[in-house]
C1' cells in the first nucleotide's frame, strides 16, 4: 500500500419520536433526542421502493416521474486507526 476490522485509541455520523419550517404528496431542512452505523461520507449511474401535483383513463377509482430514497441493494469515489 491494498485487503482485513480488534471487548483497542481518537473521534464521527444520528433512527423512532418532538419542535419549527418547507412540499400536492412521498419526503427534505434546522433544534432537541440516540435505535443504530466502520464509510449510516458523498454521488441518483443500474435495480427496487414510496409519492402522483401535471397529465391519460374504462374516473366513488386505476395508470405515470419530470419528485423523492445513498439509514434498501448494487457500482463509482474519498477518508480515520493499525493487533491478528
Nucleotide at each position: 500500500u491494498a485487503a482485513c476490522g480488534a471487548c483497542a485509541a481518537a473521534g464521527g455520523c444520528a433512527a423512532a419520536c418532538u419542535c419549527g419550517g418547507u412540499g400536492a404528496a412521498a419526503g427534505c431542512c434546522g433544534g432537541g433526542g440516540a435505535c443504530g452505523c466502520a464509510a449510516a461520507g458523498c454521488c441518483a449511474c443500474g435495480g427496487g421502493c414510496c409519492u402522483a401535483a401535471c397529465c391519460c383513463c374504462u374516473u366513488u377509482g386505476g395508470g405515470u416521474a419530470c419528485g423523492g430514497u445513498c439509514g434498501c441493494c448494487g457500482g463509482g469515489u474519498u477518508g480515520c486507526c493499525g493487533g491478528a
Annotation
A computed fold for an 84-nucleotide RNA from a Bacillota bacterium, annotated as c-di-GMP-I riboswitch aptamer. Of the family's consensus pairs, 95% are formed in the model. The prediction has a mean pLDDT of 90.